[in-house]
This is a predicted structure of an 86-nucleotide RNA (c-di-GMP-I riboswitch aptamer) from a Candidatus Bipolaricaulota bacterium. Taxonomically the source falls in Candidatus Bipolaricaulota (Bacteria, Bacteria candidate phyla). It matches the Rfam family "c-di-GMP-I riboswitch aptamer". Gene Ontology term of the family: cyclic-di-GMP binding. About the family: GEMM was predicted in a large-scale screen for bacterial structured RNA regulatory elements. The model forms 100% of the base pairs in the Rfam consensus. Its mean pLDDT, the model's own confidence on a scale to 100, is 91.

RNA sequence: AGCCCGAAAAGGCAAACCCGGCGAAAGCCGGGGACGCAAAGUCACGGACCUAACGGAAGGGUUCCCACGGUGGCCGGACCGCCGAA
Numbered sequence: 001a002g003c004c005c006g007a008a009a010a011g012g013c014a015a016a017c018c019c020g021g022c023g024a025a026a027g028c029c030g031g032g033g034a035c036g037c038a039a040a041g042u043c044a045c046g047g048a049c050c051u052a053a054c055g056g057a058a059g060g061g062u063u064c065c066c067a068c069g070g071u072g073g074c075c076g077g078a079c080c081g082c083c084g085a086a
Stems, first nucleotide, its partner, number of pairs: 005084002012037002017032006035073001041079003045076003048071003055065004
């Protein structure tokens, strides 16, 4: 120095919820706020899940299907990364 690992230390991120905004929605952005997180840093490539505008089907203003939308704090994977006890 690197890998495994995660005691300590310095810090970091920010769930639910509230306010404002964007969006058809899922959800996202900003502020507040902390449930938690050793990658809860980044990335939709694979799986899974969420929504169904557009589109399609049925039929009596509804139901069903559909991602080109979304979730990285669902998992896998890829890339980058602070510290260094046993």